[in-house]
Context: one part of a larger RNA
């Protein structure tokens, strides 16, 4: 694990893994709205200030987000997965949380910035088809959909440089300077900074002061000071700057709600709060991808394997989020193996774990937690932060449904349920109340999950009686008939006590059920009645009776049975375990 017989209560509870990752009718299992994206529903509740774009609720639809989680299964898979341990200086990351953007225009007089443009759905109407979550044509109308696109505001720096001062014969040297261009962040490329062995003195440069010369710039002499910034790692071409370019130029808010206030030069002027949503970059979080080392069952009736078509390495490129023969080109000839490569088998997903065990071990692990893989078989792809997604799409193969025969639709190894397969496995139930998840969200949804039903898979507690009297029998003590005390046996008698069950109430619960609680009923043998196996040995318990007669049968093994059977078939009695016991199989 299955089967047989039996079964009263309480709690708990596995359950179509093994065989067919075989096939599936039907129903459901993923949707979602707040004050805060979009409402003219010819939907609705009111209210009337009678005219104003809109007050509320709100179907539908657009938009946004989710649908990559969860649930199921174990077919593949043997250095693969997985486990422990590393790395990412080799990468991506929606969301969460914390930070974060004054630079957008252009040789600056007529430019929407109090807000720009064109569509489309729902809707209305006209149609097509046997048919589908099928569509077409006409007519409207929205945006945080899709597009377009300004404004505000300091300086500094770099480059070009009309012109110009001083010195000098000149070459040239030392200055000044109108004007113009570039200058956010992100992208791509190149260059560059990102430093560091120790002090003093002198010199030089720069700054300040004093004095002389010169209109000024400057020059000469003296004197005092200064010698300067550079994050981080074990380690970088790191972080972070700068320069030159680059980009069919990403971002830098034309959004929504609730409050409505302040200031005056009274313009329907200026200023203004708290949120929501969005947005670039950096970090964080949730992850993910690769990756280091070590570790795996049986097999040699598998000893050599790999490399033309990448096998091992190098260089360069392509590709990728990134690394890498991942791919391509060109080179080299390597790489693995008796320390078992390569091949084959596995009734092999791995682990945490389970059973057994003195210790060492042996066997199991489909199965609730972690990781992997898969959705009939292969393959490819779209969308997206994330999928090589299947309750997404496209082919092919195998199945298979509807049809008016033209076509159309499909994937239960989700939950129920059916067929098939088999030794082998439950209800087409109820609910989102709990735990949590998703969403625009306190409100919706969830066969995730919970609750009942089936359920002797296992596991827990422990009813089926108790007491006394009497009678009889026996033992101990005192001992004399007897008394006392203990035990046993009764078709005797007596009350006491209970739940098993039934009903009502409350409580439990989403609503119920069950349990628990209270109340009322509820026990005398013929009941409210315990079974399953055994009684030669192993191995606890009969040399009792009847039947059978090496037959029928029993018996794990040894054996029993041929006319007095301790073993068969029965009766009686007894033994073992007991709401369970036996049998088969696997395993220790």
């Nucleotide at each position: 694990u299955a089967c047989g017989c039996u079964u009263g209560u309480c709690u708990c509870a596995a359950a179509g893994a093994u065989u067919a990752a075989g096939c599936c009718a039907u129903g459901c299992a993923u949707g979602u709205c707040u004050a805060a994206g979009u409402a003219u529903a010819a939907a609705u509740a009111a209210c009337u200030c009678u005219g104003u774009a809109c007050u509320g609720u709100g179907a539908a639809a657009c938009u946004g987000c989710g649908a990559a989680u969860g649930g199921c299964u174990c077919a593949u898979u043997a250095u693969a997965u997985c486990a422990g341990u590393u790395a990412u200086a080799g990468u991506u990351u929606a969301u969460u949380u914390g930070a974060u953007a004054g630079u957008c225009c252009c040789u600056u007089u007529a430019c929407u910035a109090c807000u720009u443009g064109g569509a489309u759905a729902a809707c209305c109407g006209u149609a097509g088809u046997a048919a589908c979550u099928c569509u077409a044509g006409a007519g409207c109308u929205a945006a945080u959909a899709c597009a377009u696109g300004c404004g505000u505001c300091c300086a500094g720096u770099c480059c070009u440089g009309a012109c110009u001062g001083g010195g000098g014969c000149a070459a040239c040297c030392c200055g000044g300077a109108a004007a113009g261009g570039a200058u956010g962040u992100a992208u791509u490329u190149a260059u560059u900074a990102g430093a560091u062995c120790c002090a003093a003195c002198c010199a030089a440069c720069c700054c300040g002061c004093u004095g002389g010369g010169g209109c000024a710039a400057c020059u000469c002499a003296g004197u005092g000071g200064u010698a300067c910034c550079u994050g981080g790692u074990g380690a970088a071409u790191c972080a972070u700057g700068a320069u030159a370019a680059c980009u069919g130029u990403g971002c830098g808010a034309a959004u929504c709600g609730c409050a409505u206030g302040g200031c005056c030069u009274c313009g329907u002027g200026c200023c203004g709060g708290c949120g929501a949503u969005g947005g670039u970059u950096c970090a964080u979080u949730c992850a993910a991808g690769u990756u280091u080392c070590u570790g795996c069952c049986c097999u040699a009736u598998c000893a050599g394997c790999u490399u033309u078509c990448g096998a091992u390495g190098g260089u360069a490129g392509g590709g990728u989020a990134u690394u890498g023969g991942c791919c391509u080109a060109c080179c080299a000839u390597g790489g693995c193996a008796u320390u078992a490569a390569c091949g084959g088998g596995u009734a092999a997903c791995g682990g945490a774990g389970a059973a057994u065990u003195a210790g060492g071990g042996u066997u199991c692990g489909a199965u609730u937690c972690c990781g992997g893989a898969g959705a009939g078989g292969g393959a490819g792809c779209c969308u997206g932060a994330g999928a090589a997604a299947c309750g997404g799409c496209u082919a092919c193969c195998a199945c298979a449904u509807c049809c008016a025969a033209g076509g159309a639709a499909g994937g239960c190894a989700g939950c129920a349920g059916g067929c098939g397969c088999g030794u082998a496995a439950a209800u087409u139930a109820c609910c989102c109340a709990a735990u949590c998840c998703c969403g625009a969200u306190a409100c919706g949804g969830g066969g995730a999950g919970g609750u009942a039903g089936u359920g002797a898979c296992a596991a827990u507690a422990a009813a089926u009686a108790u007491c006394a009297a009497u009678a009889c029998g026996g033992g101990g003590c005192c001992a004399u008939u007897g008394g006392u005390u203990c035990c046993g046996u009764a078709a005797u008698u007596g009350g006491a006590a209970u739940g098993a069950g039934u009903g009502c109430a409350a409580g439990c619960c989403a609503a119920a059920u069950c349990u628990c609680u209270g109340c009322a009923c509820g026990a005398g043998g013929a009941a409210c009645a315990a079974u399953u196996g055994g009684a030669g040995g192993g191995c606890a318990a009969g040399u009792c009776u009847g039947g059978u007669g090496c037959c029928a049968g029993c018996a794990g093994c040894c054996g029993c049975g041929g006319u007095a059977a301790u073993u068969c078939c029965a009766g009686c009695u007894c033994c073992a375990a007991u709401a369970g016991c036996g049998u088969a199989u696997a395993u220790u």